[in-house]
RNA sequence: GUGUCCGUAGCUCAACGGCAGAGCGCCGGAUUGUGGAUCCGGCGAUGGCGGUUCGAUUCCGCUCGGUCACC
Repeated sequence: GUGUCCGUAGCUCAACGGCAGAGCGCCGGAUUGUGGAUCCGGCGAUGGCGGUUCGAUUCCGCUCGGUCACC
């Protein structure tokens, strides 16, 4: 340089074009002599810009970052 795949919460991952979720973690509460475990609740995210669409995490273009292959 060319091509491929990927980018969503602090981490690991979901999500027919129609309310962005889960597990672990974090915070608060219940329970406990304290802690742990358990239970209840809460905070928190679509890499960036533009396009298509009534509506985009999803489709298209560019771009940024990463992965793999080739050279």